[in-house]
RNA sequence: GGGGGUAAAGCUCAAUGGUAGAGCAUUCGACUGCAAAACGAGAGGUCCCCGGUUCAAACCCGGGUGUCCUCU
Numbered sequence: 001g002g003g004g005g006u007a008a009a010g011c012u013c014a015a016u017g018g019u020a021g022a023g024c025a026u027u028c029g030a031c032u033g034c035a036a037a038a039c040g041a042g043a044g045g046u047c048c049c050c051g052g053u054u055c056a057a058a059c060c061c062g063g064g065u066g067u068c069c070u071c072u
Base pairs, nucleotide, nucleotide: 001071002070003069004068005067006066007065010024011023012022013021018055026042027041028040029039048064049063050062051061052060
């Protein structure tokens, strides 16, 4: 330098163009002699950035940035 993948909650990841979710973690409750586990409830998001398409974009298209793989 060429080609390809990937970017979403604190972490790991789902999500046919139509209300952004799960597990773990965290907070509270209940339980307990005190805790843990198991149980119930809650909080937590500029869906990497810019632009385009569309009535409507996390999702489709273009560019950029980070990161990983690969070819020379």

The RNA shown here (transfer RNA) has 72 nucleotides and comes from Trichonephila inaurata madagascariensis. The prediction has a mean pLDDT of 83. RNAcentral holds the sequence, with entries from ENA and Rfam. Lineage of the source: Eukaryota > Protostomia > Arthropoda > Entelegynae > Trichonephila inaurata.